[in-house]
RNA sequence: GGAGUUGGCCGAACAGUCGCGCUAUCCGCAAGGAUAGGGAGGAAAGUCCGGGCUCCAUAGGACAGGGUGCCAGGUAACGCCUGGGGGGCGAGAGCCUACGGCCAGUGCAACAGAGAGCAGACCGCCUAAGCUGCUUCGGCAGCCGGUAAGGGUGAAAGGGUGCGGUAAGAGCGCACCGCGCAGCUGGCAACAGCUUGCGGCACGGUAAACCCCACUCGGAGCAAGAUCAAAUAGGGGAACAUUUGCGUGGCCCGCGCAGUUCCCGGGUAGAUCGCUUGAGGUUCGUGGUGACGCGAAUCCCAGAUGAAUGACUGUCCACGACAGAACCCGGCUUACAGGUCGACUCGUUUU
Repeated sequence: GGAGUUGGCCGAACAGUCGCGCUAUCCGCAAGGAUAGGGAGGAAAGUCCGGGCUCCAUAGGACAGGGUGCCAGGUAACGCCUGGGGGGCGAGAGCCUACGGCCAGUGCAACAGAGAGCAGACCGCCUAAGCUGCUUCGGCAGCCGGUAAGGGUGAAAGGGUGCGGUAAGAGCGCACCGCGCAGCUGGCAACAGCUUGCGGCACGGUAAACCCCACUCGGAGCAAGAUCAAAUAGGGGAACAUUUGCGUGGCCCGCGCAGUUCCCGGGUAGAUCGCUUGAGGUUCGUGGUGACGCGAAUCCCAGAUGAAUGACUGUCCACGACAGAACCCGGCUUACAGGUCGACUCGUUUU
């Protein structure tokens, strides 16, 4: 200097003026004003997971249904994160991984192919044994058959290579490789290793097929929910008046409605709370490979509800990407102009 891998950080800066909404203090009867402080993000987004909080439901257990799925750890919890193992890709740094179980059961496999499950003679190979015919007595043809080594089909055809063996063949026998089971060693484990033993040797594929196993899961969401509470709205009760009116009834009594006063609870409009001090930030120490834990000090950092966070001017540059809080956190995913810092890998050149 080139090509890459990976982990962080920033994402216009400074000054002035005028606005916007929030909090505290002061002034003011009030409306409002003054001063001070702080005022969007790394994703505030998608709303895909997990939790806090709130209300509803709920004796306990089981079933059904959903989710997750190598091992260990972290965490409030997770489908997240960290470390490790197996597999795949890459020359490497490194990246990807839905990665439990088809020797519990059931199912499925298009097309092609002879045969797709405890398989299969289409071509090929073989006639050793048996039978028939012919014979120039060497054999030849046919039947009955044998054969998974070769060809062909397929995503997949019942271990591979070699030697022996045979009529031709075949784990039929043997050696090596591979596989299964057991043992031993290392590791918490997943798993790995073995100059160990046994077994000739499939037990084929498929569980993001039913299913089995292990763990786990109640529902709805801040428009949750709580408090106060208007009226020419409306409900219940008590007392008073029953003088009056209306209804019932032929009339009286009685009953009901209308009246006045007081009390009670529900609750609409509206207002307030929930609302931001939190699994919180920063710094230091400390345990751990790490995710993260523990301890100390220190800080308070948006909280609106038609919903604030903007505009102008000056300096300046590379002329500003994706994008705007709405109950709050932990993740994941997606979007993102450009700048910047580290760690590592592979070529090249020089020393």

About this RNA:
The RNA shown here (Bacterial RNase P class A) has 351 nucleotides and comes from a Gammaproteobacteria bacterium. The gene name in the source record is rnpB. Rfam family: Bacterial RNase P class A. Rfam classes the family as a ribozyme. From the family's description: Ribonuclease P (RNase P) is a ubiquitous endoribonuclease, found in archaea, bacteria and eukarya as well as chloroplasts and mitochondria. The RNAcentral record of the sequence draws on ENA. Taxonomically the source falls in Gammaproteobacteria (Bacteria, Pseudomonadati, Pseudomonadota).